This is a predicted structure of a 73-nucleotide RNA (transfer RNA) from a Muribaculaceae bacterium.
Rfam family: tRNA. About the family: Transfer RNA (tRNA) molecules are approximately 80 nucleotides in length.
The coordinates come from a structure-prediction model, not an experiment, and the mean pLDDT is 82.
The sequence was found in a public genome assembly.
RNA sequence: GGGUCUGUAGUUCAGCAGGAAGAACAUUUGCCUUGCAAGCAAGGGGUCAGGGGUUCGAGCCCCCUCGGGUCCA
Numbered sequence: 001g002g003g004u005c006u007g008u009a010g011u012u013c014a015g016c017a018g019g020a021a022g023a024a025c026a027u028u029u030g031c032c033u034u035g036c037a038a039g040c041a042a043g044g045g046g047u048c049a050g051g052g053g054u055u056c057g058a059g060c061c062c063c064c065u066c067g068g069g070u071c072c073a
Stems, first nucleotide, its partner, number of pairs: 001072007010025004019056001027043005049065005
């Protein structure tokens, strides 16, 4: 330099024929306990890597850029 996969919550990931974002763990508060853990209940947290385009509508489609993995040179 070229091909290919990938980037979504603090972390690991789902979201699939484009209709507007979810799970688990973590975290916060409460209950329980003499206290801690476990358990139970409730809550907070996301410019879906960045920019542009298509569309009434984009995490999803198209283009460019950036980061990571992998293959080739």